[in-house]
RNAcentral holds the sequence, with entries from MGnify.
This is a predicted structure of a 96-nucleotide RNA (Guanidine-I riboswitch aptamer) from a marine eukaryotic metagenome.
It matches the Rfam family "Guanidine-I riboswitch aptamer". Rfam's curators write: This family represents a conserved RNA structure found upstream of the ykkC and yxkD genes in Bacillus subtilis and related genes in other bacteria.
RNA sequence: GGCAACUAGGGUUCCGGCCUUUUCGAAGGUGACUGGUCCGAGAGUUGCCGGCCUCUCCGGUGGAGGGGUUACACGGCGGGAUAAAAGCCCGGGAGA
Numbered sequence: 001g002g003c004a005a006c007u008a009g010g011g012u013u014c015c016g017g018c019c020u021u022u023u024c025g026a027a028g029g030u031g032a033c034u035g036g037u038c039c040g041a042g043a044g045u046u047g048c049c050g051g052c053c054u055c056u057c058c059g060g061u062g063g064a065g066g067g068g069u070u071a072c073a074c075g076g077c078g079g080g081a082u083a084a085a086a087g088c089c090c091g092g093g094a095g096a
Base pairs, nucleotide, nucleotide: 001049002048003047004046005045006044009039010038014036015035016033017030018029019028020027021026050070051069052068053067054066055065056064057063058062072092074095078090079089080088
């Protein structure tokens, strides 16, 4: 540096809940419903790959393995995607 899983968080397509109607098949409304699916972190967690340092081994222009390291990080307004929203994306941006 990359990827994945998960979490804080997020809403409402689908499922479920609730309400109304009903020809009892269902239809409509509701996220001011704890939820399942779903979205989901640069400044959250974990793992893997990769990078760097170092050591050991081997049949040594190379290869295998072990250890270490991969830090720090306050942050709008506004806009964008999706059904919709967000700690998503613009964005480690503006600014501080």